The prediction has a mean pLDDT of 87. This is a predicted structure of a 679-nucleotide part of an RNA (large-subunit ribosomal RNA, domain II) from Collinsella aerofaciens. The RNAcentral record of the full RNA draws on MGnify.
Context: one part of a larger RNA
Formats: sequence, structure tokens, C1' cells
RNA sequence: GCCAGCGAGUCGCUGGCGCGGGGCGAGGUUAACCGAAAGGGAGCCGAAGCGAAAGCGAGCCUUAACAGGGCGACUUGAGUCCCGCGCCGCGGACGCGAAGCCGGGUGAGCUAUCCGUGGGCAGGCUGAAGCGGGGGUAAGACCCCGUGGAGGGCCGAACGCACGUCGGUUGAAAACGGCGGCGAUGACCUGCGGAUAGGGGUGAAAGGCCAAUCAAACCCGGAGAUAUCUCGUUCUCCCCGAAAUAGCUUUAGGGCUAGCGUCGCGCGUUCACCGCCGGAGGUAGAGCACCGGAUGGACGAGGGGGCUUCGCCGCCUACCGAAUCCAACCGAACUCCGAAUGCCGGCGGCCCAGAGCGCGGCAGUCAGAGCAUGUGGGCUAAGCUGUGUGCUCGAGAGGGAAACAGCCCGGACCGCCCGCUAAGGUCCCCAAGUUCCAGCCGAGUGGCAAAGGAUGUGCGUCCGCCCAGACAACCAGGAUGUUGGCUUAGAAGCAGCCAUCCAUUCAAAGAGUGCGUAACAGCUCACUGGUCGAGUGGACAUGCGCCGACAAUACACGGGGCUAAGCUGGACACCGAAGCGGCGGGAUUUUGAUUUUCAGAAUCGGUAGGGGAGCUUCCCAUGGGCGGAGAAGCCGGAGGGCGACCGACGGUGGAGCGCAUGGGAGUGAGAAUGCUGGC
Repeated sequence: GCCAGCGAGUCGCUGGCGCGGGGCGAGGUUAACCGAAAGGGAGCCGAAGCGAAAGCGAGCCUUAACAGGGCGACUUGAGUCCCGCGCCGCGGACGCGAAGCCGGGUGAGCUAUCCGUGGGCAGGCUGAAGCGGGGGUAAGACCCCGUGGAGGGCCGAACGCACGUCGGUUGAAAACGGCGGCGAUGACCUGCGGAUAGGGGUGAAAGGCCAAUCAAACCCGGAGAUAUCUCGUUCUCCCCGAAAUAGCUUUAGGGCUAGCGUCGCGCGUUCACCGCCGGAGGUAGAGCACCGGAUGGACGAGGGGGCUUCGCCGCCUACCGAAUCCAACCGAACUCCGAAUGCCGGCGGCCCAGAGCGCGGCAGUCAGAGCAUGUGGGCUAAGCUGUGUGCUCGAGAGGGAAACAGCCCGGACCGCCCGCUAAGGUCCCCAAGUUCCAGCCGAGUGGCAAAGGAUGUGCGUCCGCCCAGACAACCAGGAUGUUGGCUUAGAAGCAGCCAUCCAUUCAAAGAGUGCGUAACAGCUCACUGGUCGAGUGGACAUGCGCCGACAAUACACGGGGCUAAGCUGGACACCGAAGCGGCGGGAUUUUGAUUUUCAGAAUCGGUAGGGGAGCUUCCCAUGGGCGGAGAAGCCGGAGGGCGACCGACGGUGGAGCGCAUGGGAGUGAGAAUGCUGGC
């Protein structure tokens, strides 16, 4: 891992509430127990309430009250017992799962420390004290030689330890092996016997160790501890079908109530939508009348600065500047104004639906997500976060978007080798136009992107110049006072400063547009004439394109490929879904009937969840059956049932077993890192 078997809402309660059924009924009914039985039997619920109570009683309470008020009675009136089902309470209470807490015991054959008694430490090195001799001294101290053999001394095996590294890491080994390392007469190592025990021991102290277990050992018990957590929870069909919100919560991944779902009973169009009428309101927008902000100007109290003065004055100011005025603005918490929608009410219309409302049983939900839009936070960031409105997913399959919960189309009862359409498409992959008309694009733009840039190109509007000759090109001129003045070494159109409407000659020519020189020179432009002969220059608006455009394999149309098979506008046709229609069938609700049944209409996606109807297994009772002419079980299986399932018949098997009605459950397996077994 697979297979088989086992495996989770149960039972008790004369507890509670509700629904269904039954008995009796102003009553109903017993528990233990007694009795052969019938029956007896305390009690419980109901038939009366009110008060905190004593208590009173169709009344009671409050109170001084015969006042007022509260709860009742009257308006005729239903309970109670049992059974079944749903739910709740108390119990382990759907199943499995802790870490832990407590009690009583078992452990020091591992290890920690201690006590008693034994054992062990190759070999080598060093050479303390003391002692002897000699020297030395007044005597000493002291020195030398020898002797001696001290030391948590030195080197190094056994023995003990475990510092480094390599290997090992489903190991040879649940701590080892290899090569090195440290101690090795000591606080050394070690045998045997013994002591200390769980909030306790022991600890040269690491929370270490106390039997591969230690921030409180192990075993059994309390015990099915508790688990707002995780996982799992077993047959079928039918109807409806949520929520991810509010308030409160030592509350935030939990709960309670409400909201939203379902089922029952009751009301019976009250709901929604549309039209008309009436109403509340301060948003969008706008505005500046208030409150604030804020730009420019006018005016200007006051202030600063300057001048003046003995002082009081006074004068000037291109400085600052309140208030006021003019002009133009801004604001969620500004408003002189002010919609559309939405909301409330009335009347009418349409509508009859899984509309609406009331009461009750049972729930689930309290992590939501994306998109569009109004907004807050953030960076007018986020597949971000909060909130309002709508949609979808959630709980929704199908078609489109290459693929793609939340986008677009559209809501799947079942069947069909029928038809029509939606979104989206119609060259091939790939169903359908290589369809038609007009225009645009030349960038593979289409088939990612901005500020910004550009004689790309189409269309439109406006302005200038132009056959009295424009624009471009070519030919020619482009002069004189003058090298203007100043400055400067120089400054001559062209470093810089000043003047520049200087004047002259002209068809025209700047006291000079650029290049150039040290300065001149030189080239050129403006401007003018000629040649030529028809358009030319600019601005704005708009369509489609271009650049801007750099990331790691070639990878930014789904691909092929496309110049239409791209873009814009128009036209007709076709394809295209579980949509709509056709044919056949089923179910639910409802309507109508000549209420067996038939016909019509509507409905039948679905998670949590509510409701309904069934199948199957085992056992019991009763009834009626089958079986050696072959029961159960097993294999196959015509056929039947929407399905769970049933099943003629055949084979196998060899002794028991269906069916109906009712009752009762250890009643259904694929999942729980489920349990046991097998492979």
C1' cells in the first nucleotide's frame, strides 16, 4: 500500500417543551407495595386566582381608603395518561486523541553521593626534607660532596577519560569505529556488601543523574479526567434551501439573542412592481450670504526705516500691514441654494408567485471572495484594507474569455445521430463568409506601456504670399560717409559698452545673420534684379501609424500563418450552450372535470441545514407457506423498481429458510497518520 473483518447521535430519568396517534374526560392517572385476579394504594396534573408572605378568595394585592391602579373572574369550558417522533436538561452522552492533576505502590543490578571491606597502577626520569663527612664561624648562619627518596612532580603502557578530525547516520552499534589527544601514587581507578526514593533523593551545579524515560521516574488506579481544538461519522429517492451581518461577550477561529432557512397551524392579497397624488430630507452639483481658507488690486488704522526737532509737532518712504471695497477662487465636519434616485403614506392598476403577516417546532450561519460603482485609510500603490449599493462565486454545471471559483452569455428533472438562438465567432488546426460596400494602417501596428519627441500619412477649419510671377534652385548685386563713437596693444558690420527711425546713392543693401582674421582680408545671410512658370508657407482640430521600448533558452497573436485572416463604419447570411422550441418519459404543487383516472398550467442546479417517502441486515410475536423431487450460503442472471434493492431460471451446496402484519435494534463503511488479521 491493497484486501477482509471491526469501527462513531446510544441508553436511563412518573425529567421538560412541541408535533402525531390512541384511551378516558371536569376529570385523567397511579409509584413502591399488597392481592390468584378484580382491585386497593400515598401522590401528581387539571378544574381559581391574587399576594413577598401570613392569608383571603371570584376576587386578591397596593393603601388610611369603600379612591385610583395591577393581576384575575364574567363574555361557557379541556384536561390527563400512555405510545411514537423531534429537540433540550442531567448523566462519559456521536467516536478517537492530549500535555497534565491526585492516590497507592515498584525501583539506586543504569547512574549520583556516601559507608564498610578487598584489589590494581610495565618501565624510565627528576632528586625536597632529614642524616653523614668536609669546609667555614667565637658559636651559628652558610657552602661543597655523599646519602636519602619527598611530590594532587616529569615521560609513558595497563587502567581511566573523551579534546580534535574522518567515517558511520534505514549504523556493525538506539552514542560506535579509525587516527591523533588527556590523566596515569591520586580530589586516582576498581570488585563485592550496604545506605539515601519522587516535590523526594543525589549533585566539585550541567536542571545533571535516579534502569535506552527526568523543569518532577515507573506501574496500577481516580478514568470513558477535561479538550471553546483537529480529524472522522456508514443505505436510497423526493421538496425547499441559507449565512459568513447586528448587539453583547476576559470576546475576537467560541458563544447568546436578533437577522437570513425549513416545517406545522392561523390570517387571506395585506407583499413586490407600475401610474397618479401627497410628504420628510440637505447628498451630487453649485454657491460664497454665514464659518474658515486663500490670490491680485484699491484704500488704509497702525507699525518699521529715513529726515527734522529742546520738546510737542511735522515731512518723506519702490517696507510690513488690520478693517473696508473690487475681481477671481477653495472646503467631509461651510451653506443664500439644491437635484436625480432612494424612502414614507394614500388611491388605482397589474400580479396569485415556494408572495406577505402572526404564532409555534427544528436548524445552520457569526474566517467570506472577486468584479462594477459611491467613498474612508494607503502612495487618487497592492490579487491591500474598511464601509454603502448591485452582481457572481460561495452552494452553479453548460458555452465564450487559449488554459483561468468571482469577468461575458446562460440557471443542468431524464432521454433523442431533430430545429432556432445568446455571448463569442465564421483562412487551417476548429463548427460557420477566404461574403459584400466604403474608408484607414505599411508599423507584423494589429499581437503590453507613459511623459516626451518627429517635414509618417488621411480628413477638416483658419491665416499669409502668389501669373503685376510667389516658394525652391541658378545668375548678378549686396554699396557710400565709415575703420560710426567709446574702449583697446588692436576692436575695421561680427570681444565688450553706447547710439541704431544717422544719413547718402539706390532695383536693393542691417552702423549688420553666421563662418572667419592677431587686427584687416575673405566667404555668407537679410534685402534687390534676372532666369523659370504654378502653386507655396504656417497655425489649429481630428483618424491611423513611428520613436521612446534594456534581463538573462526562441516564448508579449492559443499555434500555423495573415497586408487582410488588421482597424473604422455599414449590409446580408451562417456557426454556436445543458438557453428556447420539437418528440417521448418521470416527479412535485395546483386548477378543472363525466373526482377509478384523465386533461391543463406552473415548477423540479444546490453546500450548511429543515421536511417527506422508502430499501436493506439481525432478532421476537402472530398468520400463512417452502424444503433431500434439494433450504441457507456461494457463482451466473432473464426480468422488475427513479433508486436503496428485488429476482424467475441454471450451476454449486447439502439442512434448514422465505413472505405478510406488527414489534425491537450492537442495522448499512472508503477515508478517523482508525483497530485486528492476511498478502

NCBI's taxonomy places the organism under Bacteria, Actinomycetota, Coriobacteriia, Coriobacteriales, Collinsella.